[in-house]
The RNA shown here (Bacterial RNase P class A) has 430 nucleotides and comes from an Actinomycetota bacterium. Of the family's consensus pairs, 96% are formed in the model. It is recorded under the gene name rnpB. It matches the Rfam family "Bacterial RNase P class A". It is annotated as a ribozyme. The organism belongs to Actinomycetota, within Bacteria. Model confidence (mean pLDDT): 76 of 100.

This record gives sequence, structure tokens and C1' cells, in this order.
RNA sequence: UGAGCUGGCUGGGCGGCCGCGGACCAUCGAUCGGUCGAACAGGGGUACGGCCGAGAUGGUUCGAGGAAAGUCCGGACUUCACAGAGCAGGGUGAUUGCUAACGGCAAUCCGAGGUGACUCGCGGGAAAGUGCCACAGAAAGCAGACCGCCACCACCAGGUCUUCGGGCCAGGGGUGGUAAGGGUGAAACGGUGCGGUAAGAGCGCACCAGCGCUCCGGGUGACCGGAGUGGCUCGGCAAACCCCACCCGAAGCAAGGCCAAGAAUGUCGCGUGGGGGCGCGGCAGCGCAGACGCCCGAGGGCUGCUCGCCCGAGUCUGCGGGUAGGCCGCUCGAGGCACCCGGUGACGGUGUGUCCAGAUGGAUGGUCGCCGCCUCGCCGCCAGACAUGGCGGUGGGGAACAGAAUCCGGCUUACAGGCCGGCUCAUCCG
Repeated sequence: UGAGCUGGCUGGGCGGCCGCGGACCAUCGAUCGGUCGAACAGGGGUACGGCCGAGAUGGUUCGAGGAAAGUCCGGACUUCACAGAGCAGGGUGAUUGCUAACGGCAAUCCGAGGUGACUCGCGGGAAAGUGCCACAGAAAGCAGACCGCCACCACCAGGUCUUCGGGCCAGGGGUGGUAAGGGUGAAACGGUGCGGUAAGAGCGCACCAGCGCUCCGGGUGACCGGAGUGGCUCGGCAAACCCCACCCGAAGCAAGGCCAAGAAUGUCGCGUGGGGGCGCGGCAGCGCAGACGCCCGAGGGCUGCUCGCCCGAGUCUGCGGGUAGGCCGCUCGAGGCACCCGGUGACGGUGUGUCCAGAUGGAUGGUCGCCGCCUCGCCGCCAGACAUGGCGGUGGGGAACAGAAUCCGGCUUACAGGCCGGCUCAUCCG
């Protein structure tokens, strides 16, 4: 100088004007709306009080993300359930740690890729069984003989020698042996060498590789290293079905609560001179039709099913009617950030300091100016062999992904531009 690997941060700044939402304070103001304070024809009005709901102005202060996205995992929280047994279904799959937990994260081991920094993981089991490996090839699981090699033959047939008995060489055919050589293929049932054989073969041997067994050393462990010994050596795929081990309540903030309001009615209490009627308040609670049922058990629950168990007097279906306003949940947490201590690290710590959006048709925006950033061009200066780079001036254009909704920990995906750190390789100079 170039090319890479990997970790982190940021993703416009300042100011003016106008406009938003929350919290607190002050004022309007003891303001505005509804309802009740009633009750024997009906209607209207007033004062004050109770209940429910609500506004305006000003000031101070706070106000979106690294992914708020996806809804893929795990939880907190809320409600229901908790009685198991069997079958099914789903998830995970090296070891040790971290964490509330996880299918996450850290470190390590093994394997694959890469010169390397690093990256990836389909990481339990292939002698429990089934299945697949196209084409080519003889043959692709316990196989196989295409070309070959060897032996034999009473068959066909050639050459040569002959002491005329026959011998030697080579070819075709047949029978038998063979899997070392060659071919096919991604892959052919260990490799190299020697011996042996009719020719071969782990058939035997030596040295290796692999696998099994025994032992030693290191490590918490996965595993690594070593020694001895043995049979000589039985592919791949389970992200194919499958087998093994471990794990798995359901639903979800539209969860779940409170206040107010409403309807045909029932019941209880109080009141109105008695009764009746009427009014207010409490509790229950809309109307019609149908089906099943009320301990001979409808319906519901226990993961999906079966058995079994539990709750249980009303449940379900259709049509019609009424109310739907406000509050809580709602943001202080397995919180964030900085520093300190411990740890290789993930992370931990009653360590120190500091910080915190809660909307509800849904808030933080609009506009102007200056500066900064990126990009294209022009001019000038500097460095350089060139490519090109740096500084200054000037003109044009541009500025990523994207918006909380109960909350949190992860994973995955999207992202213009800019900055910082560590490491690897190549080349050059000193």
C1' cells in the first nucleotide's frame, strides 16, 4: 500500500416562529353537562346538596427503535384447571457453564470449508427393522465377472522341430479356479512392499490406516495422547421412515377487575293518611319459540383421543330488544447507562452514581435560516513515475431501514452514509 476476517458506536447539529400528548402547580371557579332529592290529573320552575362525567388559560418538566418489524421461541402477569393411566402429537439432541427460562448465549471438543484470520453444524443410533443411492458398470449390501490371468480337455485347427513315439509355440471352443491388473462410476468390500500360488487373494509376514479389547497419562467433561494385543477390515444417507434419551396444562391485556347506564319483570324494605296505586333503595334480572335435562346426570373440565376422575341444575340453538360512558390493569422492572470488583467469557454483585413515553381513531410535527455529511462537475495549489490522493474556492443534486400499544430475554429479516478497535494474507521500504 492492497485484499480480507471480525467486534463496537452512530445514523445529522444549532437557532427562530407556529402546532401536539403525559405529569405537577396556579387561575377561570365553587364553572359546564346528565341524574336524584320523589311519591294520587298533568306540566313547568328555583335554591342548595349527593352521585357520575367533562373543559379552558398560563408556567415548569418529560416524550419512540436498533431493529419499535416478523410473531419464530422462552417467560413475567391474569383467568380457568390440576387425578391419574394408556395411546397419539410436538420439541430438543457433543461437553461444561450463564440465565427466570429457551430451540438462546459463552467457552471448549469433534467434524467440514478456507493459505489464514475465521466461518458453518445436517453433532445420540446404520450388526433392531424397512427403504433409497439415477445413469454407467459384471456388480452398489453382505454383491459380482465385461476385458483379463491360470489349469485341464478325448473338440476345431495353424506354425515349427523330430530319433516319427512325440515335443514346443500360438489361436478358437468347453470345463474349472480367480478378484491381484484394466475398464465403469461420486463411491467397487483397506494401503505399500515381500513371500507364496497353477494363477491369484491378508493366504502369510513387515510397516501403516481404521476398528475392537486391556492398561497408562492429561482433562470436571465431551475428548486428546501413548503402550500392548486381536481379528485381518461389514459403504453412504436417519434435514429418509424409524429406534433411543430428555422435555411439553390451556387461553391470552380484546387477559382480568371496578363504577355508571339500560330493558320486560320478580322479591324484600322504607315512605306517601289506611288499602290499592305510586315513588325510592337493595338483591336478582331482557322477551318469545324449540331441544335436552334436573342425581336413571343435560352441559362443562382434566393437551388431541380412550378409560377413569372432578364440578354440576339448568344448558344449548334461532329470532327480537336494551346499554356500550368512565376508571384500574398502564409502566419502578428477571429495568437502562457509566464506573468499580470478580470471572477466559457469557455473566454476576443487597457496590457507587444517574436516568425513566403511556396514547385510546390513537401524541413529539410543520416551516425558515445557518453549519455539517455524501455525490457529480469546474478552477487553483501541494505530493507522486503513473494511477491517484490531500487542501481551498465555486455550482448542481442527495440523505437509509423505519413508528411504542401489557411488559421483558432472545432469534430472524431490513438498513444510504460515517467513525473507532483487533486480527490474517500478499507486496514493498527501513